[in-house]
RNA sequence: GCAGGCCGGGUGACCGCGGGAUCCCGGGCAACCGGGGCUUCGAGGAAAGUCCGGACACCGCAGGGCAGGACGCUGACGCAAGUCAGGGGGCGAAAGCCGACGGAAAGUGGAACAGAGAGAAGACCGCCUGUUGCGCAUCUCCGGAGACGCAGCAGGUAAGGGUGAAACGGUGGGGUAAGAGCCCACCAGCGUCGCGGCGACGCGGCGGCUCGCUAAACCCCGUCCGGUGCAAGGCGAACAGGGCCCGUUACGAGGUUGCCCGCCCAGGGCCCGGGUAGCCGCAAAGAGGGAUGGUCAUCCAAGACAGAAUCCGGCUUACAGGCCUGCU
Repeated sequence: GCAGGCCGGGUGACCGCGGGAUCCCGGGCAACCGGGGCUUCGAGGAAAGUCCGGACACCGCAGGGCAGGACGCUGACGCAAGUCAGGGGGCGAAAGCCGACGGAAAGUGGAACAGAGAGAAGACCGCCUGUUGCGCAUCUCCGGAGACGCAGCAGGUAAGGGUGAAACGGUGGGGUAAGAGCCCACCAGCGUCGCGGCGACGCGGCGGCUCGCUAAACCCCGUCCGGUGCAAGGCGAACAGGGCCCGUUACGAGGUUGCCCGCCCAGGGCCCGGGUAGCCGCAAAGAGGGAUGGUCAUCCAAGACAGAAUCCGGCUUACAGGCCUGCU
């Protein structure tokens, strides 16, 4: 330095909280309520975020399609969320770490500006060849000749330079009028064959010579997905109704997440007013504005982050200090 794990207060005394059981006292027909005694139990590794999934509950379709959403390398585990182990790529000296890992040849779109040209693009400066004209030194048999330079035109070229974040493989050599995978060697990519592996892939041989980036842009492909949620829901009690609208056997209210089909259905909706706020759900913590705190002593490292609310699994975030194991 890296990876994994653990603790994060203990003990004693006194006073004070909430639940259970039990005893006593008071009220009450009872259920139960209030008070007191003894006894017993009483927050976390994240209880946090409310991000993901599930259990459970309800919805007379939960059936189909579209839309929408989630996921996306391979394998194993798993109901799922996700976890573990690998592969490729990247970072690090290493141990190790990483959210963004299907498809760009199905299509559409984007990459300002600069630049000739930004993906079947492209010639700005250049390089080469030919031709016309001019200039110039030399030679001349005085007709001209070859060489050089400049300008125009025609053709060839994409190696060199320039622009750019990026220029249609890279480096080196051969070849060429000058150049180019045109050819060769090595490398990268792609294709194919063989071997290893469950697989992602890896290694090797051969080959032609090589149409980039971006999909957490739209999209394509593949797999999966009813809805709503404990303020769910269930039981019991009490009360006081009034007005309006739509609809009534499937045409149309209403229901089925949004839309369509199908199906169900005789009820549904709005306004005014009244009543209930109890019990269960709810537990080895089980509160209901919501409980574990204070003081003293001592050990000591202890002072961090921080308090359940139907329950469980996962992910993410926060954490003073201390200890253990392995690795670089």